[in-house]
Molecule: small-subunit ribosomal RNA
Organism: uncultured bacterium
RNA sequence: AACGAACGCUGGCGGCGUGGAUAAGACAUGCAAGUCGGACGGGAACCUUUGGAGCUUGCUCCGGGGGAACCAGUGGCGAACGGGUGAGUAACACGUGAGCAACCUGCCGGAAAGAGCGGGAUAGCCCGGGGAAACCCGGAUUAAUACCGCAUGUGAUUUUGCAGGGCAUCCUGCGAGGAUCAAAGGUGGCUUCGGCUGCCGUUUUCCGAUGGGCUCGCGGCCUAUCAGCUAGUUGGCGGGGUAAAAGCCCACCAAGGCGACGACGGGUAGCUGGUCUGAGAGGAUGACCAGUCACACUGGAACUGAGACACGGUCCAGACACCUACGGGUGGCAGCAGUCGAGAAUCAUUCACAAUGGGGGAAACCCUGAUGGUGCGACGCCGCGUGGAGGAUGAAGGCUUUCGGGUCGUAAACUCCUGUCAUCAGUGAGUAAGGCAUUGGUCCUGACAAGGGGCUGGUGUUGAUAGUAGCUGAAGAGGAAGGGACGGCUAACUCCGUGCCAGCAGCCGCGGUAAUACGGAGGUCCCAAGCGUUGUUCGGAAUCACUGGGCGUAAAGGGUGCGUAGGCGGCGUGGCAAGUCAGAUGUGAAAUACCGGGGCUCAACCCCGGAACGGCAUCCGAUACUGCCAUGCUGGAGUAGUGGAGAGGAGUCUGGAAUUCACGGUGUAGCAGUGAAAUGCGUAGAGAUCGUGAGGAACACUAGUGGCGAAGGCGAGACUCUGGACACUUACUGACGCUGAGGCACGAAGGCCAGGGUAGCGAAAGGGAUUAGAUACCCCUGUAGUCCUGGCAGUAAACGGUGCACGUUUGGUGUGGGGAGAUUCGACCCUCCCUGUGCCGGAGCUAACGCGUUAAACGUGCCGCCUGGGGAGUACGGCCGCAAGGCUAAAACUCAAAGAAAUUGACGGGGACCCGCACAAGCGGUGGAGUAUGUGGCUUAAUUCGAUGCAACGCGAAGAACCUUACCUGGGCUUGACAUGCAUCGCUAAACCGGUGAAAGCCGGGGAGUUUCUUUCAGGAACACUUUGCACAGGUGCUGCAUGGCUGUCGUCAGCUCGUGUCGUGAGAUGUUGGGUUAAGUCCCGCAACGAGCGCAACCCCUGUGUUCAGUUGCCAGCACGUAGUGGUGGGGACUCUGGACAGACUGCCGGUAUCAAACCGGAGGAAGGUGGGGACGACGUCAAGUCAGUAUGGCCCUUACGCCCAGGGCUGCACACGUACUACAAUGCCCAGCACAAUGUGAACCGAACCCGCGAGGGGGAGGAAAUCCUUGAAAACUGGGCUCAGUUCGGAUUGGAGGCUGCAAUUCGCCUCCAUGAAGUCGGAAUCGCUAGUAAUGGCGCAUCAGCUACGGCGCCGUGAAUACGUUCCCGGGUCUUGUACACACCGCCCGUCACGUCAUGGAAGCCGGUCGUACCCGAAGUGUCUGAGCCAACCCGCAAGGGGAGCAAGGCCCUAAGGUAUAACUGGUAACUGGGAUG
Repeated sequence: AACGAACGCUGGCGGCGUGGAUAAGACAUGCAAGUCGGACGGGAACCUUUGGAGCUUGCUCCGGGGGAACCAGUGGCGAACGGGUGAGUAACACGUGAGCAACCUGCCGGAAAGAGCGGGAUAGCCCGGGGAAACCCGGAUUAAUACCGCAUGUGAUUUUGCAGGGCAUCCUGCGAGGAUCAAAGGUGGCUUCGGCUGCCGUUUUCCGAUGGGCUCGCGGCCUAUCAGCUAGUUGGCGGGGUAAAAGCCCACCAAGGCGACGACGGGUAGCUGGUCUGAGAGGAUGACCAGUCACACUGGAACUGAGACACGGUCCAGACACCUACGGGUGGCAGCAGUCGAGAAUCAUUCACAAUGGGGGAAACCCUGAUGGUGCGACGCCGCGUGGAGGAUGAAGGCUUUCGGGUCGUAAACUCCUGUCAUCAGUGAGUAAGGCAUUGGUCCUGACAAGGGGCUGGUGUUGAUAGUAGCUGAAGAGGAAGGGACGGCUAACUCCGUGCCAGCAGCCGCGGUAAUACGGAGGUCCCAAGCGUUGUUCGGAAUCACUGGGCGUAAAGGGUGCGUAGGCGGCGUGGCAAGUCAGAUGUGAAAUACCGGGGCUCAACCCCGGAACGGCAUCCGAUACUGCCAUGCUGGAGUAGUGGAGAGGAGUCUGGAAUUCACGGUGUAGCAGUGAAAUGCGUAGAGAUCGUGAGGAACACUAGUGGCGAAGGCGAGACUCUGGACACUUACUGACGCUGAGGCACGAAGGCCAGGGUAGCGAAAGGGAUUAGAUACCCCUGUAGUCCUGGCAGUAAACGGUGCACGUUUGGUGUGGGGAGAUUCGACCCUCCCUGUGCCGGAGCUAACGCGUUAAACGUGCCGCCUGGGGAGUACGGCCGCAAGGCUAAAACUCAAAGAAAUUGACGGGGACCCGCACAAGCGGUGGAGUAUGUGGCUUAAUUCGAUGCAACGCGAAGAACCUUACCUGGGCUUGACAUGCAUCGCUAAACCGGUGAAAGCCGGGGAGUUUCUUUCAGGAACACUUUGCACAGGUGCUGCAUGGCUGUCGUCAGCUCGUGUCGUGAGAUGUUGGGUUAAGUCCCGCAACGAGCGCAACCCCUGUGUUCAGUUGCCAGCACGUAGUGGUGGGGACUCUGGACAGACUGCCGGUAUCAAACCGGAGGAAGGUGGGGACGACGUCAAGUCAGUAUGGCCCUUACGCCCAGGGCUGCACACGUACUACAAUGCCCAGCACAAUGUGAACCGAACCCGCGAGGGGGAGGAAAUCCUUGAAAACUGGGCUCAGUUCGGAUUGGAGGCUGCAAUUCGCCUCCAUGAAGUCGGAAUCGCUAGUAAUGGCGCAUCAGCUACGGCGCCGUGAAUACGUUCCCGGGUCUUGUACACACCGCCCGUCACGUCAUGGAAGCCGGUCGUACCCGAAGUGUCUGAGCCAACCCGCAAGGGGAGCAAGGCCCUAAGGUAUAACUGGUAACUGGGAUG
């Protein structure tokens, strides 16, 4: 885009088309083929006329004549057309073009000639009989345009002569003799009744026209998993038969015919003009219309006829249905309507012969479900309408919103118009011309008449559609819009609901709480009386590639050669003209399509004309090319000669090394084997070693991207036989060539058969190990096999994953073989050529990788092969094979991919390099104990919540007894504990008092006050406060996967990117890689890159040295004073210190190493040396990492509660498990005594001295201190001295009892501290695991935050004492760079394979069972044609006076053929099936 469509929603009008595609299933009912009385006899009724009879004088009966109409029958023509359907048919069925010298043709047209004389029957009717009916039988009688005989013979048929022609039989023309063969009347006119004449019909013959029959060339489906088919088969002779050729049929003879150019078989199908699609070529299709074929319930058969093997005829058989009196009959809608059935699905049991056409008729006319109309169906195409113009406050309302608005939207309302369609009323065509009747004119026939016929006028008469189309008028915007879509493809977006549910979906894919994808709504988009969906065809699809594809790696080169058919084929000359080209002629139906024109108002539709119909055939030409014939040529190909190279092949023989075995000698305890072992061998003497022998197999080195071969493949040597290639010579042949479907041959390893052989190796098997297991890898044995001979098999990653042949196209460099040149005495080197074999690379090609004169380049020829993945190289079938198996080779079903090459990452029990307390080297811990603390779990009314590998777990929490507090129980409040606004009440509320209560709260009493304005006061108003009410507050309720912000982590790792340029089809690459160097993408060098940004480093802070300035509260060297003593005082700035500024360090200097680059190593100086030490600082990003409970915040949720207040409880609960700590287990220790040296900090509801009390915690006390001033402040370890002496202890301190202290409203749940007493586990910690590289670890104390107090043993800081070790980078972990592989990309915590279990689906096999189709053999055999018989019957003709006979014919019977049926058997095909095989999917 299309459709004979169907379904869903919707539906105003008209025109033109179109409508049983399925069950060629079955059919009720009506109609669809009749007509002619001018072919014929008859019949009842009617009209008219006439005669007779009866009598109730207007009726009945009987008879005759005439008229018009009707009826059955005889007869004629028609019924073979028209109409339907598409079952069958793969065929001369159809299309196209030819042929018939092999034919027919009723009616029709033209021409010629005729129609004489006779005869016998038979329907009907009547009578009789049978039957339920259908119908039948017998007798009698009758007509014809029915039937028959004779005559005539223009002619025809047959035989024959001549001429011409052709195609073999023959054809045409002219002629001759013989034989055979015809006929029918009807109806008009005139008539002198003799006849004449018209029309129709009839007979013979010829021609034409029309229609048909037969034959042939060519063309158009699938299947080779159908490869051979054929017995009337192929041909001949003779006969039969037909309208006609012919095995069409028959007898005989011969053995042919068809087939890879697809016979035979199977499946499917009516064919064509055309139709749909497509740029075309093609592909699909064959409704309507037209041509043709076939069929008519199924099968068979003939009759009649011009024509049939006959849709509405006959006979037979069968199935089905109906009627029946059970004896027997009847029927055939695939005609028009209609019914049932099946189906997704297809109409009225309509009108008319008015028109067109058909049949009959002389005609009028009759018939016609052909046809013309109408109806039904949006089934299709076309046209029209559902209104037009104005109209902003942009109304209401809907939707949305950032709350301002936006949008539906000039849309509506409203105003002014119009009147198509529909509605009503009126008017009202065309389709109609003819025929007939009547009346004129003219011509013909006839006879000048009548009659008849032709042409041309007048009048009358014919319409189903239909009172329709059209026209006129009337009224009123009045009656007339929906469907689908809106994630991308694809035009069109928001809200709400829902929450991987419900659902959507053509493909990709949407939906798991903010869905433009589901559902609804608003809006928008696209079409529009339709819109969507489904189905089907073509297109897109160059995705079967003729136009117009491919095969190295994506699917695809046959394992290799030889060669048949076929395809293709070098250079000339001549001929032919098949292909080819040109012209002409015929045909190519109409319709359709195209162009031009015309008619319906337009269009659809219809009409006219043209061109076209790509084709086929014939004739006449052309001869370049192809072909064919003939004749030449040498360039392709081959032959010959000479020569060398080679693991080319086959056979025979020979050789040495090694293994094993046997024997012998020597000799002793092991050997062998492995990661380590064991099995195994060995004291009966192994292994080792020496000698001898046996036997089989393989041939080290040479050895080389060296050689040979078609491939497989070929490797010791010699000989014999033998194939091929190559070089040189250029003598010969003269296209002999290339390819190659089938075919034939060869064909590694493994396998099979038969016979040998068997040293080593070695499937299977046995044993030992390994392992969770180990039917494996490893080890010890070991049979087939490996070897030989003969045969089979026929496959491989049979690979260059690259078919063969020929030609053409820049190069470089190796190597095998041969030759030439130059040179040489000769050679080598060197140069060139040919032929093999490699590497690199140009153009070109390629998706890229890559190929690149050995092409995957450019061309030609031929063969093979491919067409998404899986199923599957499988099943079935066939062929081959001894088997194993091979070759050929599907489908159902299933998936939305499978695949190629390259890219970036990630990953690897890949590689290279490098780093890190990563390992190693060390020191100290954890894991065991007790306690503290956090977590899990359990428990609970609640044990609030969060954090969960590293990167949660002394975390949020720098302080849970109440509070905190978010949890639970109970008691209460409801504009609220808190904010803002409005309205309202009240002067009261608060303080205070009382009641109740656990408190909160509730109830009652009480009643102060602020500011401002107005004001004389009172008072009023406002503010503040309260009551009530409304907006609202409030929520630690949910979502960290809606978010901001902040944070953790990789990781202080050295990386992450950009611009421009360049390269690549592209993703991307380059830069950023490489060589060095660094802590560092730090720097240097190189480089198609050149630069730049974020990171690194530096800049900032602390600390280490110095200088300078300053000098109190700090300091005190010198001077002075003073004290028991003290920088206590005067004073001083020197020092320490304090805190501001500055200096200093930069690989700057020297030496060495280096590419003399960066840099590294060493040194000097220096307080400090190579980033001095520490901190702050964290690139692009990752983990949907953490946090809605810190705050903020979208959305959702609660609103007398999920908000707020209060009391009590809980967060502290304890069979258990884990993390982090503290204290220990002791002598490097503990206890006692003495004694020395800090720093950071803090302090006003605070720090708190001296002094006094208490064993102590602490109490009293209160100086001083808002601090370099006072307090904390005695630091402790260390050191000195003493005790303890290895013990569960003078270690260890848990637990418990008692007595106290402190804070606080309150220490019961549930605080800390002190003293006395008690004195648990624990004796250094399994597997495993953590921290640390120097002022570090370890160890000792001190301070601070939070805080009433405290669970702090935690956290953050400070100072004291103060180590050990690092060979090194193999390994573990993490990270960086380069490279490599990848089937990973959620990225190895990836991906993914097979069995097993279960569910579902399709399918193969299968004992069988059930169908369908077709063949063969035989049996039976209806009807019927043919043939034979024909004793029975028998009008026409013949003989006969007759009887009778003959001929012809009929019945009946026989034979051949034969449908249906039966029996047996074969093949093909389908269904089903216990069980079974694999496959797909979850």